RNA sequence: GAACGAAAAAGGUUAACUUCAUUGAAAGAUGGAGGUCACAAAGCUGAAGGGACCUAAGAUCAGAAAUGAUUAUGGUCGCCCGGCUGCCGAA
Numbered sequence: 001g002a003a004c005g006a007a008a009a010a011g012g013u014u015a016a017c018u019u020c021a022u023u024g025a026a027a028g029a030u031g032g033a034g035g036u037c038a039c040a041a042a043g044c045u046g047a048a049g050g051g052a053c054c055u056a057a058g059a060u061c062a063g064a065a066a067u068g069a070u071u072a073u074g075g076u077c078g079c080c081c082g083g084c085u086g087c088c089g090a091a
Stems, first nucleotide, its partner, number of pairs: 004089002012039002017034007037078001043084003049081003052076003058071005
């Protein structure tokens, strides 16, 4: 230095849920308070990597209409893989 990840040490994030506010068509996202499931990258990366999933404003099609269907340019990195960066040092 790399690989690796311990009944180690110092720390970190905060799932679900409750509540207040903002934002969005929605999915969701952001911030405050509580909560603490879990995580060795649960740090970053969503057209400047790939897949998967969620939503359907707009658009298109069907319909007399109500409405229905399809679709991401919207979203999820705590869905998976990859890439970049990173604390500590037992076996």
Molecule: c-di-GMP-I riboswitch aptamer
Organism: Halanaerobiales bacterium